[in-house]
RNA sequence: GGAUCGUUAGCUCAGUUGGUAGAGCAGCUGACUCUUAAUCAGCGGGUCAUGGGUUCGAGCCCCCUACGAUCCA
Numbered sequence: 001g002g003a004u005c006g007u008u009a010g011c012u013c014a015g016u017u018g019g020u021a022g023a024g025c026a027g028c029u030g031a032c033u034c035u036u037a038a039u040c041a042g043c044g045g046g047u048c049a050u051g052g053g054u055u056c057g058a059g060c061c062c063c064c065u066a067c068g069a070u071c072c073a
Stems, first nucleotide, its partner, number of pairs: 001072007010025004019056001027043005049065001051063003
């Protein structure tokens, strides 16, 4: 330098042909318990890396940039 893949909640990751974004763990509250832990119930938390484009509508399609991984040279 070239190619491919990835970037979504604090962390690890889903999101099946475009139709108003989820799980587990963690956090908080409550129940239970002499207390803690465990268990159970509930709650909060996301400009979907960045900037454009297409579309009535984009996490998803197209392009730029940044970062990471792998491969080729």

Predicted 3D model of a 73-nucleotide RNA (transfer RNA) from a Lactobacillales bacterium. The sequence is in RNAcentral, with records from ENA. It matches the Rfam family "tRNA". Rfam describes the family as follows. Transfer RNA (tRNA) molecules are approximately 80 nucleotides in length. Gene Ontology term of the family: triplet codon-amino acid adaptor activity.